[in-house]
Context: one part of a larger RNA
RNA sequence: GAUUGAACGCUGGCGGUAGGCCUAACACAUGCAAGUCGAGCGAGAACGCGCCUUCGGGUGUUAUUAGAGCGGCGGACGGGUGAGUAACGCGUGGGAAUCUACCCAGUAGCGGGGGAUAACUUGUGAAAACCGGAUUAAUACCGCAUAAUCUCUACGGAGUAAAGGUGGCCUCUCCUUGGAAGCUAUCGCUACUAGAUAAGCCCGCGUCAGAUUAGCUUGUUGGUGAGGUAAAGGCUCACCAAGGCGACGAUCUGUAGCUGGUCUGAGAGGAUGAUCAGCCACACUGGAACUGAGACACGGUCCAGACUCCUACGGGAGGCAGCAGUGGGGAAUAUUGCACAAUGGGCGCAAGCCUGAUCCAGCCAUGCCGCGUGUGUGAAGAAGGCCUUAGGGUUGUAAAGCACUUUCAGUAGGGAGGAAAAGUUAGUCGUUAAUAACGGCUAACCCUGACGUUACCUACAGAAGAAGCACCGGCAAACUCCGUGCCAGCAGCCGCGGUAAUACGGAGGGUGCGAGCGUUAAUC
Numbered sequence: 001g002a003u004u005g006a007a008c009g010c011u012g013g014c015g016g017u018a019g020g021c022c023u024a025a026c027a028c029a030u031g032c033a034a035g036u037c038g039a040g041c042g043a044g045a046a047c048g049c050g051c052c053u054u055c056g057g058g059u060g061u062u063a064u065u066a067g068a069g070c071g072g073c074g075g076a077c078g079g080g081u082g083a084g085u086a087a088c089g090c091g092u093g094g095g096a097a098u099c100u101a102c103c104c105a106g107u108a109g110c111g112g113g114g115g116a117u118a119a120c121u122u123g124u125g126a127a128a129a130c131c132g133g134a135u136u137a138a139u140a141c142c143g144c145a146u147a148a149u150c151u152c153u154a155c156g157g158a159g160u161a162a163a164g165g166u167g168g169c170c171u172c173u174c175c176u177u178g179g180a181a182g183c184u185a186u187c188g189c190u191a192c193u194a195g196a197u198a199a200g201c202c203c204g205c206g207u208c209a210g211a212u213u214a215g216c217u218u219g220u221u222g223g224u225g226a227g228g229u230a231a232a233g234g235c236u237c238a239c240c241a242a243g244g245c246g247a248c249g250a251u252c253u254g255u256a257g258c259u260g261g262u263c264u265g266a267g268a269g270g271a272u273g274a275u276c277a278g279c280c281a282c283a284c285u286g287g288a289a290c291u292g293a294g295a296c297a298c299g300g301u302c303c304a305g306a307c308u309c310c311u312a313c314g315g316g317a318g319g320c321a322g323c324a325g326u327g328g329g330g331a332a333u334a335u336u337g338c339a340c341a342a343u344g345g346g347c348g349c350a351a352g353c354c355u356g357a358u359c360c361a362g363c364c365a366u367g368c369c370g371c372g373u374g375u376g377u378g379a380a381g382a383a384g385g386c387c388u389u390a391g392g393g394u395u396g397u398a399a400a401g402c403a404c405u406u407u408c409a410g411u412a413g414g415g416a417g418g419a420a421a422a423g424u425u426a427g428u429c430g431u432u433a434a435u436a437a438c439g440g441c442u443a444a445c446c447c448u449g450a451c452g453u454u455a456c457c458u459a460c461a462g463a464a465g466a467a468g469c470a471c472c473g474g475c476a477a478a479c480u481c482c483g484u485g486c487c488a489g490c491a492g493c494c495g496c497g498g499u500a501a502u503a504c505g506g507a508g509g510g511u512g513c514g515a516g517c518g519u520u521a522a523u524c
Stems, first nucleotide, its partner, number of pairs: 001524004006520005013371006019364002021329001026327003030324003035073003040070002048061005080282003089207007098199001103195001105193006111144001113142002121134002125130001150159003164187006173180002208254003215245003220242008257279004261272004284305005307318004335361001337360001339358001343357001344355004374404004384395004408465001410460005418451001423445008468513005473494003479508005489496002
């Protein structure tokens, strides 16, 4: 000199933009953060409507829908934290022995049956959490049939699947308006192949310090066989051999998430890993598996432990390193805010619902950037202050006065863009067997903005509401007086102070930066 997720002192007008628990991975009150589908299923309260009514209510009904249940998909994403980890964890470059729900393309199929179980109702036990008996449905579950380009194979063969829903037509069959069957379109289901995406595994090289850590290792190193996994492999096991690593630093100890990057520097380097992005690890502590395409799963399950809470003492409930917020720790770090309008995600045919992701607002000079606190004129060089050789000098065009302007803030009014969105319906064109679907165009419909008193524009009034901080001995820009008298004090270094201190304290003056200025800490 540059820099910071900074803090402290003094001071503080506005806007834009970014950032904001670095400490206790300490403990957490309260609310919210993951649901959705009635076009899978059985049911179904209240409201509405109809009827009856003793006006208390009762009863029936269609459509929508609340709460709960079975079922499907999603809760493995998104969000947080950096404790652990010196490691194939990360970075980079290669590899072969794998899997991949939803999506895209293609081939083939969706036949015929069965038995249960929640919910509900009823009864019963319990303080509660909840538990047991009887009854019912499905795209829930299980056989049978069919079976290859799939799997296994001794190459003869053997084995393996499925589910229906919705809309339209309803001429022919059955039949009562209308339905069933049937036809058709679409969504879905099953098997296989290919793609896309995502994930698992292996290897070369690189990746902090200590030798006041020199030897380490028994599933250890390799083989054969078996088991196991989606998959190679001591991954696991039986047997056999006795190997494997190490001064090119093994092992041990300490420290640490890694990277793109960031800061500094002419560079080489050095330091660092907040925000943003990629990867990894973790979810009260330790362990384990279940479900699933995917987890050994933050807001799932089980066991053990510590802690907190409830209890009728028999037994139960909980996990903010999600967003806010509280206590505690600390020099120190924000609101128990608004909205799903946009972007994205989950579910759904869709309308839509959910979304503390996200978009916004609030707080903080924490950083960076921009603007303002007036402009011109004005010598009686006013008064006052300070200095003085008492003549004067300086503060100083500074003020007052005169003439103007109105950014920003204030008041009032207008007013984009973020939505020519999205959506529904109709027409038309392309495509097509097609009035499905898909794509384009046109028209109509009604509705949607949290921010928001938005940005921006116009008008109004009046210089009106807006300047401080550090320093002045040398380094280093800037000097005099008074007080003090090796005292009180200053100090980054050299050093000042013991009676004329430009170095202490005050004043006047000056220098530097400026809504900031200094100090401390830290890096180059």
Source information: This is a predicted structure of a 524-nucleotide part of an RNA (small-subunit ribosomal RNA, 5' domain) from an uncultured prokaryote. Its mean pLDDT, the model's own confidence on a scale to 100, is 81.